[in-house]
Context: one part of a larger RNA
Molecule: large-subunit ribosomal RNA, domain IV
Organism: Patescibacteria group bacterium
């Protein structure tokens, strides 16, 4: 020097990103005694007090309770075994999770809710047989979304998704039709009577074209706990100031309750309080919301949490600042 312990004057968090770490605190032990909150179960061991050993007297049936005494430095103790408050975010809760930096506000979750499925059920594996749903039957099953629980959950179907519909428009492949290339036996003409040479059809092939014709698109309606959106400029009240209130353009409709510088606010350390001497955090408000907002759910919210965040008491080598000591290791000399 590094570890790993223990102790320490005065001061107590002045360290620091943060009391990180270490300390305090102490027997889910008796008695007393306990708030705000609340879903009345909790919270709660809340907090805070006081008592503990032996022995001898009283008083009782005992638990126990009064008194007195006695020994030690120490009477909960072998050893395990809570520091405590008050506020606030996020999540209700118990769980689960990145085996080897992330345990959380993530996931899950009991509830909600759409939606699909009538059973040979949907949906999923699989070529298939066959299987699982499920030896189950719509109070089941499957899948998406949101997540206890308490008040709610506002407009907009123009767009894009689905769902029903069918009047027309459009629209494949075959089918029919007739017209055109093409081939083209028999047959019929010619004569140089041959493997000839013309032509007419019967059949094959195919080429546009017409006329028929489902889905499906276009059409119509419906649908947000489907994907998804939820405005601008301009004037105006008898001080100013701002506008309940009016005009105007554009839109499918122009953000309603809540909430709000907020895990969201850029200016921004936004103003104002409050708490400190001194506060870019905190916590109460304001609203001017760059860019909150209703199940990609709004706003509460008791319990709970190795969670985050601010404050307070004890409380300590965390500092002020440092010493001093025990044990292990390196390193150096012998």
């Nucleotide at each position: 020097c590094u570890c790993u312990c223990c102790u320490u004057a005065a001061g107590g968090a002045a360290c620091u990103c943060u009391g990180c770490a270490a300390a305090c605190u102490a027997g889910c032990a008796g008695c007393c005694g306990u708030a705000a909150g609340u879903u009345c179960g909790c919270a709660a061991u809340a907090a805070g007090g006081c008592u503990u050993g032996c022995c001898c007297u009283c008083a009782g049936c005992a638990a126990u309770g009064a008194g007195g005494g006695c020994c030690g430095c120490a009477g909960c103790u072998a050893a395990a075994g809570a520091g405590u408050c008050c506020a606030g975010g996020c999540g209700a809760c118990u769980g689960u999770u990145u085996a080897u930096c992330a345990a959380a506000a993530a996931c899950a979750c009991a509830g909600g809710u759409c939606u699909a499925u009538g059973c040979u059920a949907a949906a999923c594996c699989g070529u298939a047989a066959g299987g699982u749903g499920a030896u189950g039957u719509a109070u089941a099953u499957g899948g998406g979304c949101u997540u206890a629980u308490g008040c709610c959950u506002g407009c907009c179907c123009a767009a894009u998704g689905c769902u029903c519909g069918a009047a027309g428009g459009u629209c494949a492949a075959a089918c029919c039709g007739g017209u055109c290339c093409u081939u083209g036996a028999u047959c019929g003409u010619a004569u140089u009577u041959a493997u000839u040479a013309c032509g007419c059809u019967a059949g094959g092939g195919g080429a546009a074209c017409g006329a028929c014709u489902a889905a499906g698109c276009c059409c119509g309606a419906g649908u947000g706990a489907a994907u998804g959106g939820c405005g601008g400029c301009c004037g105006u009240a008898a001080c100013u100031a701002u506008a309940a209130c009016g005009g105007u353009c554009c839109u499918a409709u122009g953000g309603u309750a809540g909430c709000g510088a907020a895990a969201u606010u850029c200016c921004u350390u936004g103003u104002c309080g409050g708490g400190u001497a001194a506060g870019u955090u905190c916590c109460g408000a304001c609203c001017c919301g760059c860019a909150c907002g209703a199940a990609u759910g709004g706003c509460a919210u008791a319990a709970c949490g190795a969670u985050c965040u601010g404050g307070a008491c004890a409380c300590u080598g965390u500092c002020u600042c440092a010493a001093g000591g025990a044990g292990a290791g390196a390193u150096c000399c012998g």